[in-house]
Context: one part of a larger RNA
RNA sequence: CGUUAGAAAUUUGAGUGGAUCUGAUUCUAGUACGAGAGGACCGAGUCGGACGAACCGCUGGUGUAUCUGUUGUCCCGCCAGGGGCACCGCAGAGUAGCUACGUUCGGAAGGGAUAAGCGCUGAAAGCAUAUAAGCGCGAAACCCACCACAAGAUGAGAUUUCUUUUAAGGGUCGUGGAAGAUGACCACGUUGAUAGGCUACAGGUGUAAAGGCCGUAAUGCCAAAGCCGAGUAGUACUAAUAACCCGUAAG
Numbered sequence: 001c002g003u004u005a006g007a008a009a010u011u012u013g014a015g016u017g018g019a020u021c022u023g024a025u026u027c028u029a030g031u032a033c034g035a036g037a038g039g040a041c042c043g044a045g046u047c048g049g050a051c052g053a054a055c056c057g058c059u060g061g062u063g064u065a066u067c068u069g070u071u072g073u074c075c076c077g078c079c080a081g082g083g084g085c086a087c088c089g090c091a092g093a094g095u096a097g098c099u100a101c102g103u104u105c106g107g108a109a110g111g112g113a114u115a116a117g118c119g120c121u122g123a124a125a126g127c128a129u130a131u132a133a134g135c136g137c138g139a140a141a142c143c144c145a146c147c148a149c150a151a152g153a154u155g156a157g158a159u160u161u162c163u164u165u166u167a168a169g170g171g172u173c174g175u176g177g178a179a180g181a182u183g184a185c186c187a188c189g190u191u192g193a194u195a196g197g198c199u200a201c202a203g204g205u206g207u208a209a210a211g212g213c214c215g216u217a218a219u220g221c222c223a224a225a226g227c228c229g230a231g232u233a234g235u236a237c238u239a240a241u242a243a244c245c246c247g248u249a250a251g
Base pairs, nucleotide, nucleotide: 001152005163006162007161008160009159010158011157015149016148017147018146021049022048023047024046025045026044027043033038051106052105053104054103055102059100060099061098062097066093067092068091069090070089071086072085073084074083075082076081110144111143112142117137118136119135120134169246170245171244172243173189174188175187176186177185194239195238196237197235198234199233200232201231203228204227205226211222212221213220
């Protein structure tokens, strides 16, 4: 821009893409078969491999604005306690998120029409013949079925609802996001829990400083302490104010 008034929502599916894998083992059954050796079809289960998708409760990884320990040096006048730099100084742990080595799930079943192949009925050709007329079975291939997209499918589909015009609706702007390069998408904007803050809890680290007590002292106890990014709730304290723009057709 189109889809012939403009919107909001829900859809149909022409069409497109994806997936389509496979092993071992048990039962049937040491059965059928076979002199024996050996050893099934069919059918029913179990456990895997590779591949794929989703997810983070578990097990791990990462986690450079979390906590702790610690070395050297400089600084905060000194002690104590801290800060800077040294690969995040080094080391030990680690929330959220993101993840695999982790977890769950998938390939199926079924239908249609067939290939090779196997048949029924059956003439031409009194026989025979699966074929000439006719009718069946038959494969991971084909068409459905499964998953995703899909009306620019210009062949532009359908349904419901809203607005009859300072409209409905949308945008700018702001607070944000398991959305994101930017647009876009989603949530919210005081009739408010959108983000921050605060409080509580979860979770991490591992028992802070100061003071007191025991001890000559190191240390220990008061203390499951103190501190803490992303988590879950609650709470208007802070910021989402005010306003502007587009839209306004046909009959």